[in-house]
Large-subunit ribosomal RNA, domain I from a seawater metagenome, 529 nucleotides, folded computationally.

Context: one part of a larger RNA
RNA sequence: CGUAUGGGGAAUGCCUAGGCUCUCAGAGACGAUGAAGGACGUGAUAAGCUGCGAUAAGCUUCGGGGAGGGGCACAUACCCUUUGAUCCGAAGAUUUCCGAAUGGGGCAACCCACUAUAUUGAAGAUAUAGUAUCCGCAAGGAGGUAAACCCGGAGAACUGAAACAUCUAAGUACCCGGAGGAAGAGAAAACAAAAGUGAUUCCGAUAGUAGCGGCGAGCGAAAUUGGAACAGCCCAAACCAGUGUUGUUACGGCAAUACUGGGGUUGUAGGACCACGACAUUCGAACUGCAAUGAACUAGAAUACUUUGGAAAAAGUAGCCAUAGACGGUGAUAGCCCGGUAUAGGUAAAGAACAGUAAGAUAGUGGUAUCCUGAGUAGUGCGGGGCACGUGAAACCCUGUAUGAAUCCGGCGGGACCAUCCGCCAAGGCUAAAUACUCCUGAGAGACCGAUAGUGAACUAGUACCGUGAGGGAAAGGUGAAAAGAACCCUGAAUAAGGGAGUGAAAUAGAUCCUGAAACCAUACGCUU
Numbered sequence: 001c002g003u004a005u006g007g008g009g010a011a012u013g014c015c016u017a018g019g020c021u022c023u024c025a026g027a028g029a030c031g032a033u034g035a036a037g038g039a040c041g042u043g044a045u046a047a048g049c050u051g052c053g054a055u056a057a058g059c060u061u062c063g064g065g066g067a068g069g070g071g072c073a074c075a076u077a078c079c080c081u082u083u084g085a086u087c088c089g090a091a092g093a094u095u096u097c098c099g100a101a102u103g104g105g106g107c108a109a110c111c112c113a114c115u116a117u118a119u120u121g122a123a124g125a126u127a128u129a130g131u132a133u134c135c136g137c138a139a140g141g142a143g144g145u146a147a148a149c150c151c152g153g154a155g156a157a158c159u160g161a162a163a164c165a166u167c168u169a170a171g172u173a174c175c176c177g178g179a180g181g182a183a184g185a186g187a188a189a190a191c192a193a194a195a196g197u198g199a200u201u202c203c204g205a206u207a208g209u210a211g212c213g214g215c216g217a218g219c220g221a222a223a224u225u226g227g228a229a230c231a232g233c234c235c236a237a238a239c240c241a242g243u244g245u246u247g248u249u250a251c252g253g254c255a256a257u258a259c260u261g262g263g264g265u266u267g268u269a270g271g272a273c274c275a276c277g278a279c280a281u282u283c284g285a286a287c288u289g290c291a292a293u294g295a296a297c298u299a300g301a302a303u304a305c306u307u308u309g310g311a312a313a314a315a316g317u318a319g320c321c322a323u324a325g326a327c328g329g330u331g332a333u334a335g336c337c338c339g340g341u342a343u344a345g346g347u348a349a350a351g352a353a354c355a356g357u358a359a360g361a362u363a364g365u366g367g368u369a370u371c372c373u374g375a376g377u378a379g380u381g382c383g384g385g386g387c388a389c390g391u392g393a394a395a396c397c398c399u400g401u402a403u404g405a406a407u408c409c410g411g412c413g414g415g416a417c418c419a420u421c422c423g424c425c426a427a428g429g430c431u432a433a434a435u436a437c438u439c440c441u442g443a444g445a446g447a448c449c450g451a452u453a454g455u456g457a458a459c460u461a462g463u464a465c466c467g468u469g470a471g472g473g474a475a476a477g478g479u480g481a482a483a484a485g486a487a488c489c490c491u492g493a494a495u496a497a498g499g500g501a502g503u504g505a506a507a508u509a510g511a512u513c514c515u516g517a518a519a520c521c522a523u524a525c526g527c528u529u
Stems, first nucleotide, its partner, number of pairs: 002527002004523004013514001014478002018449002020446007027438002029145002037098003040053003044076002048072002059092006068080003103112003113131007133142003149180001150178004160167001164214001190197002201228005211219002232430003235374001239262010267408001269373004273367004282361002286357004293350001297345003303318005319336002321325001327339003379403008389415001410425005465472002485513001488500004
């Protein structure tokens, strides 16, 4: 030096309590009856987490359940419990202070008031209740929070164009407002083309086509068609009736205006109105009944022996159940040991469908003298924006500005414009489903991870720590089947550490505890050179 044996160290292997990505179903909100989120309290002992709120790891009632219980979390003491606790479900009570925070103020969790009532009259004090703003005649409502999805407002730049300015990125990101479980859209002043379709939405094709485009980079439809899902309605007006106000009056009214009820709602025009005619049919809010479902729950089949072993679920032998051979646990790998599973049963609140009652709604024919059919609107000029479409031959939609029609013998559209033809009826409104999303709940899945991975977080994690602050942001899992967690003795100053003894299958499993690689360190006595 090597070998061997140790120390040190944590890789590796195995494991999973936690994650990740989905599927199906549910739920899709909470809040002035004070939320979300916090501060401070609260335990016999109590720092952290969890729970709870001065009734404070809890109180009451009902239901379930049936022997232990007093959270994580041990221990000691002391309590509770078959007069049914702990626990599970439902409904209540309590619920400090801050926070929209709302009596005023404020450096959040604090300070200071006023009014009424009560405590024997006054003062003082205490207790209870009230005292913000906005909207609304009032009753009453709003405010704030919340992951994504949705609608509206406002709206970049990097970037690409191999530079860059139109263009692109992109109406994206960020910001603001608002709503719902979905939102938005929606029942043709639509498409189409000589044939027809018949609200909207979503998916596939059409199609990277037609087009747009410093015709660069790029952007990029629709008709039609295959599917998903289907549902249609209500006002304004004409006309009729009523009420109020105003004006006028010859006191009978008339006119204007506002409100309410009826009426009515379309394009082969419809309605009012007039004449005739019907009271059928269909739909149906709400209520009642019944009860599929529905919280905690209940029942729930079937195995023994031998061998090995610390331990049987292993192996061997012989059986059994199965509408149950999902899964998890049990001292190794269990259909038959345990919890469960298939299946069956089950109550409260609630309750689909169904049945009954039922407010109410709902036709038609003919006539066409008169009346109605959404006005600062349609359109037009100028300036912009949206449409796949960059002003172009630029229709169509929106509108800042300036103007400004027609009224059914009417009006709009069919991509300049005109004619013909065809389609449709704007300037009021509502509308389920198919579609989007997942902070959250339940069930389940994975050629997803397995502690430097997977969430930043498997553990007191958005913690410790850093930063004035906005903000940044860790590390850290594993004894054993069971604590049986090492009585007792010895060395020692020792409650350090170690050696015996003992436990255990194992202690080189001894709490810095599974396995225990490498770097690095040591080695008296060994082996080898």